[in-house]
């Protein structure tokens, strides 16, 4: 320098045009216990990397930029 993939909750990820953005783990509260852990119930936490475009409607499709990873030179 070029090619490809990825960027969504604190972490790992799902969601791939349409109704209020989700799961597991973590965190907080409660139950259980002599106590802790496990287990059970509940809760908080996001405007989906940024800017444009297409569309009635974009986390989702397109372009550019930024970041990360892999490969080629």
């Nucleotide at each position: 320098a070029g090619a490809c993939a990825c960027g969504u909750a604190g972490c790992u990820c799902a969601g791939a045009g349409g109704u209020g953005a989700g799961a597991g783990c973590a965190c907080c509260c409660g139950g259980c216990u002599g106590a802790u852990a496990u287990c059970c119930g509940g809760g908080g936490g996001g405007c989906c990397g940024g800017a444009g475009g297409u569309u009635c409607g974009a986390u989702u499709c397109c372009u550019c930029c930024c970041g990360u990873g892999u490969c080629u030179a």
RNAcentral holds the sequence, with entries from ENA and MGnify. This is a predicted structure of a 73-nucleotide RNA (transfer RNA) from Longimicrobium sp. Its mean pLDDT, the model's own confidence on a scale to 100, is 83. The source organism's lineage runs through Bacteria, Pseudomonadati, Longimicrobiales, Longimicrobiaceae and Longimicrobium. RNAcentral records the identical sequence in 2 taxa. Rfam family: tRNA. Rfam classes the family as a transfer RNA.